Predicted 3D model of a 73-nucleotide RNA (transfer RNA) from a Bacteroidales bacterium. Rfam family: tRNA. Rfam links the family to the GO term triplet codon-amino acid adaptor activity. Rfam classes the family as a transfer RNA. The sequence is in RNAcentral, with records from ENA and MGnify. Its mean pLDDT, the model's own confidence on a scale to 100, is 84.

[in-house]
C1' cells in the first nucleotide's frame, strides 16, 4: 500500500426483507433464609463508532472518516 470482517446497554452478543432495539451476565429493589450465597419476581440502563446521502421512514442501503482484528504484498 491492497483486500475482507468487526464497531449496538458497564461486559459478552442478538437484531430476518428498511417500519422508532432485545437477551445473558453485572447493578439496584423486593421476596425467600437465623444470616449469606444460590434460586424467583421486578426496575433502571442505548438515540446503534463519527459525519453526509437516499427514503414518508435507516441499527439495517450508499459514500467518506476513525478505531480494532485477520490476510496479502
Nucleotide at each position: 500500500g491492497c483486500c475482507a470482517c468487526u464497531u449496538u446497554a458497564g461486559c459478552u452478543c442478538a437484531g430476518u426483507c428498511g417500519g422508532u432495539a432485545g437477551a445473558g451476565c453485572a447493578g439496584c429493589g423486593c421476596a425467600u433464609u437465623c444470616g449469606u450465597a444460590a434460586c424467583g419476581c421486578g426496575c433502571a440502563g442505548g438515540u446503534c463508532g463519527g459525519g453526509a446521502g437516499u427514503c414518508c421512514g435507516a441499527g439495517u442501503c450508499u459514500c467518506c472518516c476513525a478505531a480494532g482484528u485477520g490476510g496479502c504484498u